[in-house]
Context: one part of a larger RNA
RNA sequence: CGUUAGUGAUUUGAGGGGAGCUGACUCUAGUACGAGAGGACCGAGUCGGACGAACCGCUAGUGUACCUGUUGUGGAGCGUAUCUGCAGUGCAGGGUAGCUAUGUUCGGAUGAGAUAAGCGCUGAAAGCAUCUAAGUGCGAAACUCGCCUCAAGAUAAGAUCACUUUUAAGGAUCCCGGGAGACGACCGGGUUGAUAGGCUACAGGUGUAAAGGCAGUAAUGUCAAAGCCGAGUAGUACUAAUGAUCCGUAAG
Numbered sequence: 001c002g003u004u005a006g007u008g009a010u011u012u013g014a015g016g017g018g019a020g021c022u023g024a025c026u027c028u029a030g031u032a033c034g035a036g037a038g039g040a041c042c043g044a045g046u047c048g049g050a051c052g053a054a055c056c057g058c059u060a061g062u063g064u065a066c067c068u069g070u071u072g073u074g075g076a077g078c079g080u081a082u083c084u085g086c087a088g089u090g091c092a093g094g095g096u097a098g099c100u101a102u103g104u105u106c107g108g109a110u111g112a113g114a115u116a117a118g119c120g121c122u123g124a125a126a127g128c129a130u131c132u133a134a135g136u137g138c139g140a141a142a143c144u145c146g147c148c149u150c151a152a153g154a155u156a157a158g159a160u161c162a163c164u165u166u167u168a169a170g171g172a173u174c175c176c177g178g179g180a181g182a183c184g185a186c187c188g189g190g191u192u193g194a195u196a197g198g199c200u201a202c203a204g205g206u207g208u209a210a211a212g213g214c215a216g217u218a219a220u221g222u223c224a225a226a227g228c229c230g231a232g233u234a235g236u237a238c239u240a241a242u243g244a245u246c247c248g249u250a251a252g
Stems, first nucleotide, its partner, number of pairs: 001153001005164007015150004021049007033038001051107005059101004066094005071087006111145003118138004170247004174190005195240003198236005204229003212223004
């Protein structure tokens, strides 16, 4: 821009894409078959491999704004305690959220249609025979559906419901944000508000802070599961989402 008024939702599916794999074992059954040796079809089930998708409760990683220990050196500090800069995050031990696989769950199917090779039925030409000439039935991971997904620019531009009949409906700018993201976009929220921050509580992580008291000659222990804490879950308007502006306006 179009889809012929404009919006907001929900959809149909022309047509695309994805998926499609496979093993071992058990039963049937040591049956059919076979002199024996050996050893099934068909059917039923169990456990796997590789591949794929989703997810993070478990396991395991990462986690340079979390906690702790500790070395050298500089700084603040009575040069105590404590805090802090730099040294690859100084080094080391752990680790929430998120992101992950090595972890967990799930998937390939069942089925239908029409067929291929092949196997048939009925059956003449050709008194027989013949799956074929008329007719008719089975028969593959292939084909068309079916499963998952995109999809009306499918210009043949579809459908349904609702809203607005114009200072409209609706949308945007702007702002607070996001398991969304290069930027646009997308999604949530904007005081009639829990959108983000803060605070409180809890979960969770570290592992028992400083100062002081008590015990001990002291190291140390204890009061103390302490103190601190990023992303988590709730609650709470304390802070910030103010005020406003713009677009839109056909026919009749």